[in-house]
Context: one part of a larger RNA
RNA sequence: GAGUAACGAAAAGAUGGGUGAGAAUCCCAUCCGUCGAAAGCCUAAGGUUUCCAGAGGAAGGUUCGUCCGCUCUGGGUUAGUCGGGUCCUAAGGUCAGGCUGAAAAGCGUAGCCGAUGGACAACAGGUUAAUAUUCCUGUACCGCCCGGUUGACUGAUGGAAUGACGAAGGAGGCUAACCGAAGCUGCUUAGUGGAUUGCAGUUCAAGCGCAAAGGCGGGCAUGCAGGCAAAUCCGCAUGCCGUAACGCUGAAACGUGACGACGCAAGUUCGGUGAAGCCAGACUUCCGAGAAAAGUUUCUAGGGUUAAUCAACCGGGUGCCCGUACCGCAAACGGACACACGUGGGCGAGGAGAGAAUCCACAGACGCGC
Repeated sequence: GAGUAACGAAAAGAUGGGUGAGAAUCCCAUCCGUCGAAAGCCUAAGGUUUCCAGAGGAAGGUUCGUCCGCUCUGGGUUAGUCGGGUCCUAAGGUCAGGCUGAAAAGCGUAGCCGAUGGACAACAGGUUAAUAUUCCUGUACCGCCCGGUUGACUGAUGGAAUGACGAAGGAGGCUAACCGAAGCUGCUUAGUGGAUUGCAGUUCAAGCGCAAAGGCGGGCAUGCAGGCAAAUCCGCAUGCCGUAACGCUGAAACGUGACGACGCAAGUUCGGUGAAGCCAGACUUCCGAGAAAAGUUUCUAGGGUUAAUCAACCGGGUGCCCGUACCGCAAACGGACACACGUGGGCGAGGAGAGAAUCCACAGACGCGC
């Protein structure tokens, strides 16, 4: 220089009350304003106690501070079913044998590891200052063990099928959600008893039972140099019967769950819109021809037939390890900062609208720390 610039989005504050030594800044109330495909809600990564309570004010907080993501002292994360492991494999990694190299080591088969994929059994309500599909209540389901009854031989680390997959497109059936009308319930509207008006509500899962819009598949017999052995399985061929039967799959709806929960109470009916969600791993078309393994089903090899094992039903018992607080488009993550930047997925009401644009506004959250 200079007590100058700046105090980090132009969403905006005002009044009253409270606390306190002290209040524009903390708390409460009432108005006002902002967002509302977000500036709301859930979650992955990442962070790692920042969560909740009491106390505090030196420092941090661009001012203030009685306040805080700050300081101190306590407290808080409860699972057979949610996510991961005791299951499976992909890219990739590691790599017995093997190949190469003077060595160090490199490459690489089987195997093993490895989710961002496959497989896999729980819903509704209540409760805490702070956890909840985890605790509690009610109603379920799955695996394993034991016992009983009934029936049946069992059965691969091997064979086969399934699992099992592209892009684009359109149609149908549904549900969620929403809208309208009526009924019912509660609240409300003049100084006010009624009438009238206005506002809000009229709800509920998994499971179990029944059933179904549809979708898919032909069935039986005989034979066989294929499926590294075998096969009654798969495949191939031929014959017969058939476009129906049969089999597989399948969202809804309805009943139950519920003599319950929720609600102060009512807790019904009719109509409409309607998904990118479900049926659906569906269907149609196309060419660039679109994971694997476990699992499941089946077939034998083998084993057994004094037995063991499997299936159905009934009863009893049992259920391991890790995560679970909180932030999560942000003052808690990545940016040296309480930084106008960046950050994957799901939900995302209503009016106008083609629309998740835009404007207004529910629920909810905020007014950006001079």
The prediction has a mean pLDDT of 81. Large-subunit ribosomal RNA, domain III from a bioreactor metagenome, 370 nucleotides, folded computationally. Its Rfam family is "Bacterial large subunit ribosomal RNA".